Model confidence (mean pLDDT): 80 of 100. The RNA shown here (transfer RNA) has 74 nucleotides and comes from Candidatus Peregrinibacteria bacterium GW2011_GWF2_43_17. NCBI's taxonomy places the organism under Bacteria, Bacteria candidate phyla, Candidatus Peregrinibacteriota. Rfam family: tRNA. It is annotated as a transfer RNA.
């Protein structure tokens, strides 16, 4: 070069046929509980779904492109 696969919250990850607010667990912060910490319950932050366009009424989800990574094959 040329085929494949992954990319969604600080980490890991899930999202069904395109559907109505993007979700799970660990962590983070507040509260309760403790003499205090942990554990354990309640609440709450935190996302331009790698990136740019495109279809659509409506895209994490489909089409194109590109980019970072992996695996294959030249």
């Nucleotide at each position: 070069c040329g085929g494949g696969g992954u990319g969604u919250a600080g980490c890991g990850c899930a999202g069904u046929u395109g559907g109505c607010u993007a979700g799970c667990g660990c962590g983070c912060g507040g509260c309760g509980u403790u003499c205090g910490g942990g554990a354990c319950g309640c609440c709450g932050a935190g996302g331009u779904c790698g990136c740019a366009g495109g279809u659509u009424c409506g895209a994490g989800u489909c089409c194109u492109g590109u980019c970072a990574c992996c695996c294959c094959g030249a």